[in-house]
RNA sequence: CGCCGAAGCCUUGCAAGGGCGCGGGGGAACCAAUGCCACAGGGGCGAAUCUCGAAUCGCAUGUGAUUCGAGAAGGGCACUUCCUGUCCUAGCCCGUCAGCUAACCCCGCAGGCGCGGCAGGAAG
Numbered sequence: 001c002g003c004c005g006a007a008g009c010c011u012u013g014c015a016a017g018g019g020c021g022c023g024g025g026g027g028a029a030c031c032a033a034u035g036c037c038a039c040a041g042g043g044g045c046g047a048a049u050c051u052c053g054a055a056u057c058g059c060a061u062g063u064g065a066u067u068c069g070a071g072a073a074g075g076g077c078a079c080u081u082c083c084u085g086u087c088c089u090a091g092c093c094c095g096u097c098a099g100c101u102a103a104c105c106c107c108g109c110a111g112g113c114g115c116g117g118c119a120g121g122a123a124g
Stems, first nucleotide, its partner, number of pairs: 001114004008020004021109006031099001041097001042094004049072011073089005079124006
C1' cells in the first nucleotide's frame, strides 16, 4: 500500500472511554405457524449447506459420528459486470428459550493474509 471481513474515521502520547459510521441480536399488531406417532431439543453469527455412494466405529436394528469420492448449491480471486479458470465450504456462541415485528432494548467493530505483482479474456 492492498485483500478477506461489519470490524473504519475522529478524539487520546498509546490505551480505555466517548462521538460519527458500519454490522448483528432480542422485541407488538397484522400475517404466518398450530393435529397424531416415532426418533429427537431448539436457536444465533458466518459463504461455510444439502443429496447420493463406499468404508470404519459406537449404540442397539435403526440411527449417529469420522474418512474418502461424486453432484447440487453458496462464497473469494484487488473498479464493476459477463465468460473461462482456480480456491474455500470452517470455526464459534446461546442454554431448553427466541417466526415476522413499529416503538424500544442489547451487543460487535476482531482476526488473518499478500506485496512487484495482485488469475486470463471481453465490455463499460